[in-house]
Context: one part of a larger RNA
Order: sequence, then C1' cells, then structure tokens
RNA sequence: CUGGGUGUAAAGGGAGCGUAGACGGAAGUGCAAGUCCGAAGUGAAAGCCCGGGGCUCAACCCCGUGACUGCUUUGGAAACUGUGCUUCUAGAGUGUCGGAGAGGUAAGCGGAAUUCCUAGUGUAGCGGUGAAAUGCGUAGAUAUUAGGAGGAACAUCAGUGGCGAAGGCGGCUUACUGGACGAUAACUGACGUUGAGGCUCGAAAGCGUGGGGAGCAAACAGGAUUAGAUACCCUGGUAGUCCACGCCGUAAACGAUGACUACUAGGUGUCGGGGUACAAAGUACUUCGGUGCCGCAGCCAACGCAAUAAGUAGUCCACCUGGGGAGUACGUUCGCAAGAAUGAAACUC
Repeated sequence: CUGGGUGUAAAGGGAGCGUAGACGGAAGUGCAAGUCCGAAGUGAAAGCCCGGGGCUCAACCCCGUGACUGCUUUGGAAACUGUGCUUCUAGAGUGUCGGAGAGGUAAGCGGAAUUCCUAGUGUAGCGGUGAAAUGCGUAGAUAUUAGGAGGAACAUCAGUGGCGAAGGCGGCUUACUGGACGAUAACUGACGUUGAGGCUCGAAAGCGUGGGGAGCAAACAGGAUUAGAUACCCUGGUAGUCCACGCCGUAAACGAUGACUACUAGGUGUCGGGGUACAAAGUACUUCGGUGCCGCAGCCAACGCAAUAAGUAGUCCACCUGGGGAGUACGUUCGCAAGAAUGAAACUC
C1' cells in the first nucleotide's frame, strides 16, 4: 500500500451553514462517452506457457503453436452508468389551519434571602470547630423591630419533563424573532444527501477598554492541625465572578457512539398533536413526532447495544495503524498576550 477498523482496546472533526467534488426517485424517448459484441491493423526478436526435437541427461539450444490481458481504426447493441428532451409525485420544499416549548435578542417590573447604613429595644457575649484559636463586641456587638442602600441569583412549580445544531437555556410582563411538530393535500416538480477547503457559532478560565462590586472567592495574610503542612479545617481577603464592546477558540465540548436514508419481534412509562368507537366525566383502540426503561433475533473480545442499534444495507465526510520520545522540536498560520492550529525525527522498549 492493500486490508481491517473507530461506545470502553489506537481512532468520530465541539457544532452548524455551505463551495468544489462524490453519490442520487419513477415513466417514456433520442445519442452512444463509459460498457458489451464482431472485424482489420499493430503489439520486433529473444524471453514466458504448451507440444515436439538436438547435445548420453540436465542446464543450454532448435522448431511449431499460444499468449503478449494493450493501443488505433471501423461496423453494430442499448440493459446499466452518462448525457439531451418530454412527463410524473412517493423524496424535498411552499401554502392554509392548529396547539406545545427555560429556543434567541432587548426593555421594564417583582418578592424572598445575604451584606451594609440609620434609628429604637436590650446586655455580655457573639462567631467558629473534632476541640480550639485568630476575628467581632461595653466606642454597646450577637439577637430583635422599623426605615433605607446596593449587587447578584431566581425557592416552591420541577419531572431519566420541555426547547435548541452544539455550547447551552429556568421569577414575571411586553416587543421583535428562529426552529420543530400535527392536520390538510392547494402549489412547485428531484429542487435531494453528504461535504475537502471556506464561513459562522462555540462552557469555564483568561486577555483589552470602560463601568459595577452584595455574596462567593484563586492569590495573599493570620489562626489551627502536624514530625513538617507552602494543604485539608477556621477567620479575613484581592483579582475574578456581574454589565457593555472587542479578543481568545479550548474542555471527560461525552451518548467517550459523524450526517442522511431504508428495512428488521414484542412489552411498558412519559411529553406534544391527530383520528375512530362508546350516550357521557372518561375509557379503549389507533396514528405521527419526541424522550426513557425492559427485551427477541442479530451483533459484540466481553461489558453490553438492541426501531433513539453498537442489527441488516447504501451514500458522503472525518479519523486510526505498537508503547515511550510527544501533542514535544522545527517551520508556517492565527493571537495583544496566555497560547491555539498544523505536526515530525533521532533514540529507546
């Protein structure tokens, strides 16, 4: 390389949109590039295969076939691929009706709690721990009542519930706005799938500028513990956490499981729709879309997966190829930086 693989052994890109490309539904008809059949030319000789023959045999040599899987020209075939035209509706999309949702962005509003400030009541403790101490308190704390300030987060509802491509999204109201689903079958008529590059989004931490700062809290300080304790525990506490704008672009970014399509026993929950039956609250049956559990066949090294497949097939992309060295060095690209992306070898087992 081929092959075989990618839940856990090495291996699915963090996610989406999409360019080139690859692949692609049904019917009819034309062409004939691929494809198939025939013919002609060429495919030097030697070598090779087969059959003979000559050196005593063999190597070796000679003769005759075959083959040289190819190329060119030409005549035909039309199933499949391709391509032109015409048509179709099962894929895909649009329209109409309908309900569900922490989907997104912005603005406004609300109550509980923590902290702080002011005032009242009140007096010697409070706090903290395994036990203590640092700390706070007679300059009146803790507790309690009233008033005020400010920031952040939204108890109950809450649910292997919902929504989103992923990251993620949870108080209430309003405005703007994306997507999915069900029903219908009016419209378009293959408009599809995937997607190298590319573009966009992307938790937390971090960075830049300007705000904000209640609580929490890296760093730091003190008290303990301990042989020591640069920790675990305690008292404090700054960045940060919050907002606006701009960067960063990584995570056990996980279902450690790429996207799409079709097919393949059942059972039982739950969420959003539709239909049928029964006179009905409702129940039963059924259907579409999600989300769970159990389980047959099948698969698997086993664990397990099992219509939400890791089963049976197809299309496209990404990735793996013994461990260490190493996600390192060098180079390049990106970044303000931190660093990210790409990514070896020597050597060694």
RNAcentral holds the full RNA, with entries from ENA, Greengenes and SILVA. Predicted 3D model of a 349-nucleotide part of an RNA (small-subunit ribosomal RNA, central domain) from an uncultured organism. The prediction has a mean pLDDT of 88.